[in-house]
Context: one part of a larger RNA
Molecule: small-subunit ribosomal RNA, 3' major domain
Organism: metagenome
RNA sequence: UGACGGGGGCCCGCACAAGCGGUGGAGCAUGUGGUUUAAUUCGAUGCAACGCGAAAAACCUUACCUGGGUUAAAUCCUUCAGGAAUCCCCUAGAGAUAGGGGAGUGCCUUUCGAGCCUGAAGGACGGUGCUGCAUGGCUGUCGUCAGCUCGUUCGUGAGAUGUUGGGUUAAGUCCCGCAACGAGCGCAACCCUUGUCCUUAAUUGCCAGCGGGUUAUGCCGGGCACUUUAAGGAGACUGCCAUAGUUAAUGUGGAGGAAGGUGGGGAUGACGUCAAGUCCUCAUGGCCCUUACGCCCAGGGCUACACACGUGCUACAAUGGUCGGUACAAAGGGUUGCUAACCUGUGAAGGUAAGCUAAUCCCAAAAAACCGAUCUCAGUUCGGAUUGAAGUCUGCAACUCGACUUCAUGAAGUUGGAAUCGCUAGUAAUCGUGGAUCAGAAUGCCACGGUGAAUACGUUCCCGGGCCUUGUACA
Numbered sequence: 001u002g003a004c005g006g007g008g009g010c011c012c013g014c015a016c017a018a019g020c021g022g023u024g025g026a027g028c029a030u031g032u033g034g035u036u037u038a039a040u041u042c043g044a045u046g047c048a049a050c051g052c053g054a055a056a057a058a059c060c061u062u063a064c065c066u067g068g069g070u071u072a073a074a075u076c077c078u079u080c081a082g083g084a085a086u087c088c089c090c091u092a093g094a095g096a097u098a099g100g101g102g103a104g105u106g107c108c109u110u111u112c113g114a115g116c117c118u119g120a121a122g123g124a125c126g127g128u129g130c131u132g133c134a135u136g137g138c139u140g141u142c143g144u145c146a147g148c149u150c151g152u153u154c155g156u157g158a159g160a161u162g163u164u165g166g167g168u169u170a171a172g173u174c175c176c177g178c179a180a181c182g183a184g185c186g187c188a189a190c191c192c193u194u195g196u197c198c199u200u201a202a203u204u205g206c207c208a209g210c211g212g213g214u215u216a217u218g219c220c221g222g223g224c225a226c227u228u229u230a231a232g233g234a235g236a237c238u239g240c241c242a243u244a245g246u247u248a249a250u251g252u253g254g255a256g257g258a259a260g261g262u263g264g265g266g267a268u269g270a271c272g273u274c275a276a277g278u279c280c281u282c283a284u285g286g287c288c289c290u291u292a293c294g295c296c297c298a299g300g301g302c303u304a305c306a307c308a309c310g311u312g313c314u315a316c317a318a319u320g321g322u323c324g325g326u327a328c329a330a331a332g333g334g335u336u337g338c339u340a341a342c343c344u345g346u347g348a349a350g351g352u353a354a355g356c357u358a359a360u361c362c363c364a365a366a367a368a369a370c371c372g373a374u375c376u377c378a379g380u381u382c383g384g385a386u387u388g389a390a391g392u393c394u395g396c397a398a399c400u401c402g403a404c405u406u407c408a409u410g411a412a413g414u415u416g417g418a419a420u421c422g423c424u425a426g427u428a429a430u431c432g433u434g435g436a437u438c439a440g441a442a443u444g445c446c447a448c449g450g451u452g453a454a455u456a457c458g459u460u461c462c463c464g465g466g467c468c469u470u471g472u473a474c475a
Stems, first nucleotide, its partner, number of pairs: 001475002003472003007469007015459002019423005026314008034305002042053002064300007075124009086103007108113001126289002129287003135283002137278003140274001142272001147185006153160002165176003191266004196234007205224003210221003237260001240254005316416001320375006332363003337356002342351003382413001387408007429451007
């Protein structure tokens, strides 16, 4: 000087407390451990691994296993042999591949060849093989915590000062003081979005007034007021008032205002820590394999199952289930696509077929809510696992191993021990909607809106962190 203390002081954070809803019990989905296996490819392992890499394992993917095969693809060089390129067919085979046949015979041309292709030999190649403790790059984490440093200065030096102190702040934020005076990286602001208003613009959006039409609908003429869209501005700065304060910084209350003291949300992550993660994105040193640890193919496996754990979904019901009726979103996607309407089917879907490269057409029905009927507390008209049968769709192909539909079946489960998690407002809870990946295949992920709470006395305690101080046999 740090680090540490079941030392002290001050202060923060859904850290506790106050509340609401979960997990832990059940069934299933998914990941992991373990076990099994020919293989169950590999990595990730306290927080910070475990719905993680994987924004899609039937084949492919695929790296694993079994069996079959042999120089795969791309590019270049050397040597040799042959030929237009290219296309089609047959045979064997699981295929990779092997054998055979046919069509075709171009262009430049100095007739040597250049160029192109095929085959052979050799050399570069190739490796998701090892080392993340050789590395780059990228990422997690403490932590969006308020810190981390430098020049001059002081000290022989380790170091100190500044950065400590008194206030204040979300903040090393600002003020005052001071052997310090300045400066940098962080904080804040500048960026995006959302909340109010104004101007401009007006189709595919909108419809107040005018005219026309319809069973009805911005449907038509017309208009750009309004809504909306998208470009530019205005607006919030403790600016104003009162009060507390050191005449300060700032705090508390108030006015005006759509918004008030960082308005809400996002992006943004200092010096560093963990030899943290990744050589299976990529790049790369070294080591290793080279008729194999490379490459191709078929089938299997990654989907196994006495069990254990994590993360989720669905429930256990009446604030509910079932049936009927009726209403209101946002944000997205669409030409190898979205598919209206009509017909067929109980249905998944099929058939036919308009429109749309989209503010125009389609996906598209929002659901909870509301109104009415029924069930009447039961393992039930709760719950839907499991199983049987019949089907639909995608796809070369759903046996291992897809999703969905119909009929039948109807398991556990009556609110969950110790323990443990999330959340402070348009939040939690709850309800649906869309997208990426994608032929098909979400209860995951990412986004969108609808309905919409309770509680916070407070900082004694638990956890993490910041500043000052003290002790130390630690570095």